[in-house]
Context: one part of a larger RNA
RNA sequence: GAUGAACGCUAGCGGCAGGCUUAACACAUGCAAGUCGAGGGGCAGCGGGGUUUUCGGACCGCCGGCGACCGGCGCACGGGUGAGUAACGGGUAUGCAACCUGCCUCUGACUGUGGGAUAACCCGUCGAAAGACGGACUAAUACCGCAUAAGACCACGUUCCGGCAUCGGAGAGCGGUAAAAUAUUUAUAGGUCAGAGAUGGGCAUGCUUAUCAUUAGGUAGUUGGUAGAGUAACGGCCUACCAAGCCGACGAUGAUUAGGGGUUCUGAGAGGAAGGUCCCCCACACUGGUACUGAGACACGGACCAGACUCCUACGGGAGGCAGCAGUGAGGAAUAUUGGUCAAUGGGCGCAAGCCUGAACCAGCCAUGCCGCGUGAAGGAAGACGGCCUUAUGGGUUGUAAACUUCUUUUGUACGGGAACAAUAAGGUCUACGUGUAGAUUGAUGCGCGUACCGUACGAAUAAGCAUCGGCUAACUCCGUGCCAGCAGCCGCGGUAAUACGGAGGAUGCGAGCGUUAUCC
Numbered sequence: 001g002a003u004g005a006a007c008g009c010u011a012g013c014g015g016c017a018g019g020c021u022u023a024a025c026a027c028a029u030g031c032a033a034g035u036c037g038a039g040g041g042g043c044a045g046c047g048g049g050g051u052u053u054u055c056g057g058a059c060c061g062c063c064g065g066c067g068a069c070c071g072g073c074g075c076a077c078g079g080g081u082g083a084g085u086a087a088c089g090g091g092u093a094u095g096c097a098a099c100c101u102g103c104c105u106c107u108g109a110c111u112g113u114g115g116g117a118u119a120a121c122c123c124g125u126c127g128a129a130a131g132a133c134g135g136a137c138u139a140a141u142a143c144c145g146c147a148u149a150a151g152a153c154c155a156c157g158u159u160c161c162g163g164c165a166u167c168g169g170a171g172a173g174c175g176g177u178a179a180a181a182u183a184u185u186u187a188u189a190g191g192u193c194a195g196a197g198a199u200g201g202g203c204a205u206g207c208u209u210a211u212c213a214u215u216a217g218g219u220a221g222u223u224g225g226u227a228g229a230g231u232a233a234c235g236g237c238c239u240a241c242c243a244a245g246c247c248g249a250c251g252a253u254g255a256u257u258a259g260g261g262g263u264u265c266u267g268a269g270a271g272g273a274a275g276g277u278c279c280c281c282c283a284c285a286c287u288g289g290u291a292c293u294g295a296g297a298c299a300c301g302g303a304c305c306a307g308a309c310u311c312c313u314a315c316g317g318g319a320g321g322c323a324g325c326a327g328u329g330a331g332g333a334a335u336a337u338u339g340g341u342c343a344a345u346g347g348g349c350g351c352a353a354g355c356c357u358g359a360a361c362c363a364g365c366c367a368u369g370c371c372g373c374g375u376g377a378a379g380g381a382a383g384a385c386g387g388c389c390u391u392a393u394g395g396g397u398u399g400u401a402a403a404c405u406u407c408u409u410u411u412g413u414a415c416g417g418g419a420a421c422a423a424u425a426a427g428g429u430c431u432a433c434g435u436g437u438a439g440a441u442u443g444a445u446g447c448g449c450g451u452a453c454c455g456u457a458c459g460a461a462u463a464a465g466c467a468u469c470g471g472c473u474a475a476c477u478c479c480g481u482g483c484c485a486g487c488a489g490c491c492g493c494g495g496u497a498a499u500a501c502g503g504a505g506g507a508u509g510c511g512a513g514c515g516u517u518a519u520c521c
């Protein structure tokens, strides 16, 4: 000098930041991922309308809409944590002639014709429940055929060009294979195939990235080859067979520790130390394993199996996973509210209106840090009273300090005014042309918030402490104590005049803080 700090004493305000470093310990409760009726059959509940009525009601999806259900997209993002990992995990630089990529953009072509189911609803059965089963009915942008098909894919064969070893690219031919979905307000939105782009990923490689040799040998899918399986793709990634290799004092193997980086602290630098907040990458989601779906997961709030734990049970069987936001217990020196809003930014779905969003933005708590402001200003000597010291009728000091006079009003209290953050969306009007786009104009929406800020009134009014004073080290006397009580970072103080202990007066330093402790340079 620094800190995600803690502790002691003290404490007026604001702005901006930060806030479980320990038990990746266990979790009550609420919320954190939905959306689309412009895909579908329908219609539980609400509102409207209609029919009927014995005036109690009953019926009709007709309309607004819509629970549950089928279907689409999303749920692989965003958010958390740092357990594991010494590794192609990270950093950096390359390569993929060995790869994938939903939504988005551009280009070309197409969107023809059929079929069978199934959930919901209804009926029934079993079960304490969770839930499960059977029968019958039905729809779709759900599912499955057929047609068509190029420069897509597969096989055959051919011409040309190129390269970086395996090889790559372009073109003509023949045969085979694979598509689609419709909706409605008629203007659009979609769907399929192919090509290109963008974005995001996957894989490989060079260099680099802790400590210990009181760890010296390690390795059988091990190292390589052939053939195959598998993958989006290369590869012992996996399998069969063959060979006997491969790594290692340039530190293999083992052990211990640890997420990595941008950065942060310190230092003149070189270095040393750290990796909290923010950003990027990685890994994990009660522990271990497995795959399914999907463009993408081996998936935090999905599935299955095993385990530990907790809970429900009618004892037969079931349910759960806060390292999301709050919050609770425990641990600990120690770390916050079971708050508000989707107004902005961003995300998902939707034509849109809009819905959802503990992402985010705000507010609350905490002097935890940094920065700013205040606790008054000017005048005022009888140098007052009181305190303390003294060489004591005196003097010194506290001290211009107070009183007193004159001002000011930051702050405070009261009252009044009062923002920015909002850009636009739908819709309307107009203009341009390339006719669905762009531009102009109009046109809702503010959680925070009656906040910030401004003005007026009042009145010095509401606001100072902490540590130290032997030397290092700025600051000295008196009293008490008497190697006691105590102090102390080091040297060291204290045994009767202690500037070193305790108190007082005074002084010094910093100041809403000041000291102590811990850690790093």
Base pairs, nucleotide, nucleotide: 001520002519003518005517006516007515008514009513012373013372014371015370016369017368018366019365020331025329026328027327029326030325031324034073035072036071039070040069042066043065046064047063048062049060050059051058052057080284081283082282089209090208091207092206093205094204095203096202099201100200104197105196106195107194108193109192110191111190112146113145114144115143122135123134124133125132126131152177153176154175156173158171159170160169161168162167182189183188210256211255212254217247218246219245222244223243224242225241226240227239228238259281260280261279262278263274264273265272266271286307287306288305289304290303309320310319311318312317337363339362340361341360345359346357347356348355349354376407377406378405379404386398387397388396389395390394412458413457414456415455416454417453421448427442428441429440430439431438432437433436465510466509467508468507469506470491471490472489476505477504478503479502480501486493487492